[in-house]
Context: one part of a larger RNA
Molecule: large-subunit ribosomal RNA, domain IV
Organism: Candidatus Woesebacteria bacterium RIFCSPHIGHO2_01_FULL_44_21
RNA sequence: GGUAGUUUAAGGAACUCGGCAAAUUAGCUGGACGUAAGUUCGCAAGAUGUCCUGUCCCUCACCAUUUAUGGUGUAGGGAUCGCAGCUAACGAUUGUCAGUCGACUGUUUACCAAAAACACAGGUCCGUGCAAAAGCGAAAGCUUAAGUAUACGGGCUGACGCCUGCCCAGUGCUGGUAAGUUAAGUGGAUGGGUGCCCCGCCUUUGGCGGGAUGCUCUGAAAUGAAGCUCCAGUAAACGGCAGCAGUAACUAUAACUGUUCUACGGUAGCGAAGUUCCUUGUCUGGUAAGUUCAGACCCGCACGAAAGGCGUAACGAGCUGACAACUGUCUUAAACUAUCACUCG
Numbered sequence: 001g002g003u004a005g006u007u008u009a010a011g012g013a014a015c016u017c018g019g020c021a022a023a024u025u026a027g028c029u030g031g032a033c034g035u036a037a038g039u040u041c042g043c044a045a046g047a048u049g050u051c052c053u054g055u056c057c058c059u060c061a062c063c064a065u066u067u068a069u070g071g072u073g074u075a076g077g078g079a080u081c082g083c084a085g086c087u088a089a090c091g092a093u094u095g096u097c098a099g100u101c102g103a104c105u106g107u108u109u110a111c112c113a114a115a116a117a118c119a120c121a122g123g124u125c126c127g128u129g130c131a132a133a134a135g136c137g138a139a140a141g142c143u144u145a146a147g148u149a150u151a152c153g154g155g156c157u158g159a160c161g162c163c164u165g166c167c168c169a170g171u172g173c174u175g176g177u178a179a180g181u182u183a184a185g186u187g188g189a190u191g192g193g194u195g196c197c198c199c200g201c202c203u204u205u206g207g208c209g210g211g212a213u214g215c216u217c218u219g220a221a222a223u224g225a226a227g228c229u230c231c232a233g234u235a236a237a238c239g240g241c242a243g244c245a246g247u248a249a250c251u252a253u254a255a256c257u258g259u260u261c262u263a264c265g266g267u268a269g270c271g272a273a274g275u276u277c278c279u280u281g282u283c284u285g286g287u288a289a290g291u292u293c294a295g296a297c298c299c300g301c302a303c304g305a306a307a308g309g310c311g312u313a314a315c316g317a318g319c320u321g322a323c324a325a326c327u328g329u330c331u332u333a334a335a336c337u338a339u340c341a342c343u344c345g
Stems, first nucleotide, its partner, number of pairs: 001340008010331002014329001019326001027053001030052004038043001040159001054080006060073006081085001086091001094324007101316002106118002122157007134143003160311004165241003170238002172234005179229003185223002191217004197211006242260005269303001270300001281297005
């Protein structure tokens, strides 16, 4: 020097990214009193906080019996010892004020992440009438379900409170369907091939030309569904929710006006936010001093309403800031214990 501990003058977070670690508090189920804001009236709450605690005696209550003693219990009173009474050991909550996120208990990356992620009750939309939808399986069949729309499946949101604005032009979905477009199929016009055989010509065995029936190839018109085009609806479907100028009797600003574009131009609420680049924005508070924090402002680079918006008591090994107490975290180091390291064996 390492590791694990014990103690420390004065100070007490000056340490540090950060009180990390340690310390403080402490009554394993004690007693008495008392307890704020807030609140969903349940809580918050063991809030915070104050006091008591040994031993002996008396009184009281209850029980037992051998009936005048014993046991148990708490309450009241008194006495007594010490610096100190949960006197050792074991065991044994630090607290408070704000903010953020998530309502909560719960779940998770077995072995670097426990969370603000997942779930959740609740909300809403879509599908499904039962041989259900959906899923698994070449199939038989099975799950759903020995259930039946107060049921089952899928998507999104996520207690509760107040709410959830505008846009259906695009994409999707649902419904409609006169017209247009449109497949196979049906249909079979036309044209071609072949042609024993037939006809014509040259006529020599033969050659050339044409052709009926048949077989065969081609396959026009016409007919022909859904879909698409089309017409509507639908945003707790996917999604979207502008720009440029000018204008008021100081200045500044612009309730107002003009204009362009659009399907419609962001409503309520919130806002330098877990979202703010510029930015340590500006103001206020806290500090002697505050890039963090709280409260405001609004110029929102690039919040915004179920990829929910804004609040919210309770809850949280969550995150952020502050305070009290407390301390070797530090000023600044020291001593000790055990063990390792080192030497010898």